RNA sequence: CGAGUCGGUCGGGCGGCCGCGUCGGUGCGGGCCGCGAGGUCCGCCCGCCGAGGAACGUCCGGGCUCCGUAGGGCAAGGUGGUGGGUAACGCCCACCCGGGGCGACCCGCGGGACAGUGCCACAGAGAACAGACCGCCCGUCCUGGCUCCGGCCGGGUCGGGUAAGGGUGAAACGGUGGUGUAAGAGACCACCAGCGGGCCGGGUGACCGGUCCGGCUCGGUAAACCCCACCUGGAGCAAGGUCAGACAGGGAGCGUUCGAGGGCUGCUCGCCCGAGCUCCCGGGUAGACCGCUGGAGGCGUGCGGCAACGUACGUCGUAGAUGGAUGGCCGUCACCCGCGCGGGGGCAACCGCGCGCGGGGACAGAACCCGGCGUACAGACCGACUCGUCCG
Numbered sequence: 001c002g003a004g005u006c007g008g009u010c011g012g013g014c015g016g017c018c019g020c021g022u023c024g025g026u027g028c029g030g031g032c033c034g035c036g037a038g039g040u041c042c043g044c045c046c047g048c049c050g051a052g053g054a055a056c057g058u059c060c061g062g063g064c065u066c067c068g069u070a071g072g073g074c075a076a077g078g079u080g081g082u083g084g085g086u087a088a089c090g091c092c093c094a095c096c097c098g099g100g101g102c103g104a105c106c107c108g109c110g111g112g113a114c115a116g117u118g119c120c121a122c123a124g125a126g127a128a129c130a131g132a133c134c135g136c137c138c139g140u141c142c143u144g145g146c147u148c149c150g151g152c153c154g155g156g157u158c159g160g161g162u163a164a165g166g167g168u169g170a171a172a173c174g175g176u177g178g179u180g181u182a183a184g185a186g187a188c189c190a191c192c193a194g195c196g197g198g199c200c201g202g203g204u205g206a207c208c209g210g211u212c213c214g215g216c217u218c219g220g221u222a223a224a225c226c227c228c229a230c231c232u233g234g235a236g237c238a239a240g241g242u243c244a245g246a247c248a249g250g251g252a253g254c255g256u257u258c259g260a261g262g263g264c265u266g267c268u269c270g271c272c273c274g275a276g277c278u279c280c281c282g283g284g285u286a287g288a289c290c291g292c293u294g295g296a297g298g299c300g301u302g303c304g305g306c307a308a309c310g311u312a313c314g315u316c317g318u319a320g321a322u323g324g325a326u327g328g329c330c331g332u333c334a335c336c337c338g339c340g341c342g343g344g345g346g347c348a349a350c351c352g353c354g355c356g357c358g359g360g361g362a363c364a365g366a367a368c369c370c371g372g373c374g375u376a377c378a379g380a381c382c383g384a385c386u387c388g389u390c391c392g
Stems, first nucleotide, its partner, number of pairs: 001388010012333007020050002023047003027044007052363001056374002059372005064236004076232005081095005096110001097108004111227002116225002118221003133166002135162005141156006174192006193217001195214008240290004249281006261273004297316008335360008344351002
């Protein structure tokens, strides 16, 4: 310098103008209630604060809330190497096994196929306790050539043997060498691979290493049914709760010429209308409010642990909307890209620096709250490591 691997951080800064939302204000103006102090609502003004690393998808797990629930079993769904972490998980860490990469490192939907059932396309003769198409070998019959007449070399038909060779396939019932045979075959032998079992050693464990024995070899598929072990009650903040009109319904009291109540009125008298009036209960709709944000919280340091993480101490802290605010414009600085110019370092490949002009800024946005996973993303930065080239 090039090519890569893994982990982490950030995701523009400052200023001005305009705009929006919550909250606060012995602020200003107005409405309503109240005897009053005051309360409450609306508008303006001032002040504080105002999205994310994924707020997203809503795929897992929990908190919280209501309903259900003696205990056990079945069904249904989920998880699946081992040991840890955690409130919990299908997440995370470490390790094991298998696979990939020269390597840093990456990937695994990783229980069981000697409990049972099913399936294995196409090609191929034959695909699960398989199979004779070509080939090889033996025999019957027919037949050609040569002949020293003893035979020798063929061809065809039929019957049989054979899984060593060819061919098909993702896969053909272990591999290599030998013995054996008419030709062959774990039929037999040696070594290797694989399967099963015993013993010894290491490890908490998955598993690893060694040694001996066995029949000589057993296909794949469980993201097919199934079997085994473990886990799971349901619904979700439109959960759920509080206040509470209106309209039904119910009750009590007073009253119907011994007149409740109402109108005229400042009051009384008077006149007029006149059968209902008042209070309480009530279900919880419209509406309002609570739930509503400080929580398994962030950061730093020490200690324990390989790590995930735990723990002690210190420190930090203001989004809570409900037709749903958190935005727009301008200036400037920084950043990135393109072009041009200047100058520098290095043997070189190449790499920074300064100036000018033009252009650019992603993915996406809370709605009860957390822990994860997955997905999207212009660009910037940091750390650890691997391989290669050149120079010294």